[in-house]
Molecule: SAM riboswitch aptamer (S box leader)
Organism: Segetibacter sp.
RNA sequence: UACUUAUCAAGAAAGGCAGAGGGUUAUGGCCCUGUGAAGCCUUGGCAACCCUUACAACUACUCGUUUGUAAGAAGGUGCCAAUUCCAACCGUUUGAAAGGCGGAGAGAUAAGCC
Numbered sequence: 001u002a003c004u005u006a007u008c009a010a011g012a013a014a015g016g017c018a019g020a021g022g023g024u025u026a027u028g029g030c031c032c033u034g035u036g037a038a039g040c041c042u043u044g045g046c047a048a049c050c051c052u053u054a055c056a057a058c059u060a061c062u063c064g065u066u067u068g069u070a071a072g073a074a075g076g077u078g079c080c081a082a083u084u085c086c087a088a089c090c091g092u093u094u095g096a097a098a099g100g101c102g103g104a105g106a107g108a109u110a111a112g113c114c
Base pairs, nucleotide, nucleotide: 003112004111005110006109007108008107013043014042015041016040017039021032022031023030027087028086029085044080045079046078049076050075051072052071053070054069055068056067057066059064084106089103090102091101092100093099
């Protein structure tokens, strides 16, 4: 970098350095920001993907694997404004618009694989 699978409506911030941008990129909107953005560091926290334990099922025969449920948080990641901030493309609902709903695409994260 590409691919596969799963999730994306919940949750969780203080301090220091720094000094103008940020919400991935581009378009429209909306918002955060000198009452201090990005970035870096420290501490704290959230969550439960990997992980640990127990139980059940399948397979099997006491081994190993897979799935589900419950509990946990030592370790590996991740995350700690707003639904992935909203839209954009397709469909549906409506006489039409607005709005709603579903999906695609893109993206993020985790696990796996080359």